[in-house]
A computed fold for a 73-nucleotide RNA from a Kofleriaceae bacterium, annotated as transfer RNA. Model confidence (mean pLDDT): 81 of 100. It matches the Rfam family "tRNA".
RNA sequence: GCCGAUAUAGCUCAGUUGGUAGAGCAAUGGUUUCGUAAACCAUAGGUCAGCAGUUCAAGUCUGCUUAUCGGCU
Numbered sequence: 001g002c003c004g005a006u007a008u009a010g011c012u013c014a015g016u017u018g019g020u021a022g023a024g025c026a027a028u029g030g031u032u033u034c035g036u037a038a039a040c041c042a043u044a045g046g047u048c049a050g051c052a053g054u055u056c057a058a059g060u061c062u063g064c065u066u067a068u069c070g071g072c073u
Stems, first nucleotide, its partner, number of pairs: 001072007010025004019056001027043005049065005
């Protein structure tokens, strides 16, 4: 230099034909216990890497940029 993949909650990851963003773990509160852990219930937590485009509507489609990983030279 060229090609490809990935980027979504604190962490690991889903998200179906474009139509209200989710799960597990973690966190917080509660129930229970002499107390802790475990268990159960509830709550909070998101600029879907960034910018632009298409569309009535974009996490999803298109282009560019950035970061990480892999391959080729």
Description: Lineage of the source: Bacteria > Pseudomonadati > Myxococcota > Haliangiales > Kofleriaceae.